Notes: This is a predicted structure of a 361-nucleotide part of an RNA (small-subunit ribosomal RNA, central domain) from Aerobryidium filamentosum. The full RNA is in RNAcentral, with records from ENA and SILVA. Taxonomically the source falls in Aerobryidium (Eukaryota, Streptophyta, Bryophytina, Hypnales). Rfam family: Bacterial small subunit ribosomal RNA.
Context: one part of a larger RNA
RNA sequence: CUAGGCGUAAAGGGCACGUAGGCGGUGAAUCCGGUUGAAAGUGAAAGUCGCCAGCUCAACUGGCGGAAUGCUUUCAAAACCAAUUCACUUGAGUAAGAUAGAGGAUAGUGGAAUUUCGUGUGUAGAGAUAAAAUUCACAGAUAUACGAAGGAACACCAAAAGCGAAGGCAGCUUUCUGGGUCUCUACUGACGCUAAGGUGCGAAAGCAUAGGGAGCAAACAGGAUUAGAUACCCUGGUAGUCUAUGCCGUAAACGAUGAGUGUUCGUCCUUGGUCUGCGCUGUAUGCAAAACGGCUGAUCAGGGGCCCAGCUAACGCGUUAAACACUCCGCCUGGGGAGUACGGCCGCAAGGCUGAAACUC
Numbered sequence: 001c002u003a004g005g006c007g008u009a010a011a012g013g014g015c016a017c018g019u020a021g022g023c024g025g026u027g028a029a030u031c032c033g034g035u036u037g038a039a040a041g042u043g044a045a046a047g048u049c050g051c052c053a054g055c056u057c058a059a060c061u062g063g064c065g066g067a068a069u070g071c072u073u074u075c076a077a078a079a080c081c082a083a084u085u086c087a088c089u090u091g092a093g094u095a096a097g098a099u100a101g102a103g104g105a106u107a108g109u110g111g112a113a114u115u116u117c118g119u120g121u122g123u124a125g126a127g128a129u130a131a132a133a134u135u136c137a138c139a140g141a142u143a144u145a146c147g148a149a150g151g152a153a154c155a156c157c158a159a160a161a162g163c164g165a166a167g168g169c170a171g172c173u174u175u176c177u178g179g180g181u182c183u184c185u186a187c188u189g190a191c192g193c194u195a196a197g198g199u200g201c202g203a204a205a206g207c208a209u210a211g212g213g214a215g216c217a218a219a220c221a222g223g224a225u226u227a228g229a230u231a232c233c234c235u236g237g238u239a240g241u242c243u244a245u246g247c248c249g250u251a252a253a254c255g256a257u258g259a260g261u262g263u264u265c266g267u268c269c270u271u272g273g274u275c276u277g278c279g280c281u282g283u284a285u286g287c288a289a290a291a292c293g294g295c296u297g298a299u300c301a302g303g304g305g306c307c308c309a310g311c312u313a314a315c316g317c318g319u320u321a322a323a324c325a326c327u328c329c330g331c332c333u334g335g336g337g338a339g340u341a342c343g344g345c346c347g348c349a350a351g352g353c354u355g356a357a358a359c360u361c
Stems, first nucleotide, its partner, number of pairs: 003333004007315002012329001014201004021194003025088006033081002035077008049065006091191001092188004096183004103177003107173003110154001115149007125136002162169002206247006215241002220236004258328006266306010277295001280294004310317002334361003343354004
């Protein structure tokens, strides 16, 4: 390189935006660059291939033919690709009217609990464990009542639920703000898909500076256990965990499943819309209406369970595909050495990204 692959065997980039590039709806007209066909010229000779011939044969040599996939010119065709022009509405988008949500940022605020402190009551233990000890306690602990301080996290609701591109997001309220879904019209008229480089976001831990520090808790100390115990258990306890700003850029960053489009049996549940029907029905009461809600059925967009066909090495997947197809990107090519060395780029550092070989089985 080709070919075959990438849920679990090696292999989907952590996620998005987007440049180049690649690919790309429908109907016309023009054009003839690509494309297709025909003709002419050229494509030296030798060689190669076929048929003959000459050296006694062969090698060798000679003759004729073929081939020479190419290039140039001319003529023709107009389906496809490209180009130009005109139009279309199904892809895409905008507006309008509804609508759900732990989507993000910001400021404020609430209660329960832990801890500490103050005061009162009260007296000898408390706490811990398999059992103990270290530990706390007559300088009054534990317990209990009231009060105060401070920090962090938000029980129930809560769900196979919801939102977000991913990471992730949960007490309540304010302000600012991103995206989505549905409906019926109106508008733009291919404006689309993917995306090498690039840019941004990116849990936890870690780093820098300034705060904060209740609980928990690497390190560390002590007590146990044990042959030992640099552990598991216990008593303490510092970074850290929290806030602001700046870095870091990695995770089993997982659905171990890249993004997009189209096609393909069913059935059950669920979230948010819309429509339909009231044979029903709640808020509802004496009647009626509007509104909100429930139920039946249909439909659009999500989230789940089971399965037909098909696929799969099997497990399993199965309209949210791992089915059937197409477009674009990323990645794989025996195990170890090794995600190491060297070089380069990035970083304050820790390290990250890129990424071999010898050797060995």